Model confidence (mean pLDDT): 82 of 100. This is a predicted structure of a 74-nucleotide RNA (transfer RNA) from Geodia barretti. NCBI's taxonomy places the organism under Eukaryota, Metazoa, Porifera, Heteroscleromorpha, Geodia. The RNAcentral record of the sequence draws on Rfam.

[in-house]
RNA sequence: CGGGGCAUGGCGUAGCUUGGUAGCGCACUUGACUGGGGGUCAAGAGGUCACAGGUUCAAAUCCUGUUGCCCCGA
Numbered sequence: 001c002g003g004g005g006c007a008u009g010g011c012g013u014a015g016c017u018u019g020g021u022a023g024c025g026c027a028c029u030u031g032a033c034u035g036g037g038g039g040u041c042a043a044g045a046g047g048u049c050a051c052a053g054g055u056u057c058a059a060a061u062c063c064u065g066u067u068g069c070c071c072c073g074a
Stems, first nucleotide, its partner, number of pairs: 001073007010026004020057001028044006050066005
């Protein structure tokens, strides 16, 4: 320098193909059971979907550029 993959709550991830309410597990908060811890049950909070722009009635999803990490080639 060229090509490809990945980026989504604190952590790990689904959803992208086929645009239409952002979900799951763990963790966290509150309450109940328990003498307490642990455990179980119920409820709850937490996301500008890496960044910027474009297309569209509508973008995590499609298009373009950029950043970070990884892989391959030179």